RNA sequence: UCCGGCGUGGCGCAAUGGUAGCGCGAGAUCCUGUUAAGAUCGAGGUUGCAGGUUCGAAUCCUGUCGCCGGAG
Numbered sequence: 001u002c003c004g005g006c007g008u009g010g011c012g013c014a015a016u017g018g019u020a021g022c023g024c025g026a027g028a029u030c031c032u033g034u035u036a037a038g039a040u041c042g043a044g045g046u047u048g049c050a051g052g053u054u055c056g057a058a059u060c061c062u063g064u065c066g067c068c069g070g071a072g
Stems, first nucleotide, its partner, number of pairs: 001071007010024004018055001027041004048064005
């Protein structure tokens, strides 16, 4: 320098154009003599960033940043 993959709550991952979900974790409440375990509840995301296409974008396109791998 070129090519490919990945980037989504605190963490690990889903969602392949139509309300962004799941598990773990954190919090509150219940349960128990207490803790753990268990039950219930609500919160937490401008989907790395900036544009574009579209009635509508996490998803498609362009640029850019970071990480990983490959070629030279």
A computed fold for a 72-nucleotide RNA from a Patescibacteria group bacterium, annotated as transfer RNA. The source organism's lineage runs through Bacteria and Bacteria candidate phyla. Rfam family: tRNA. Rfam links the family to the GO term triplet codon-amino acid adaptor activity. Rfam classes the family as a transfer RNA.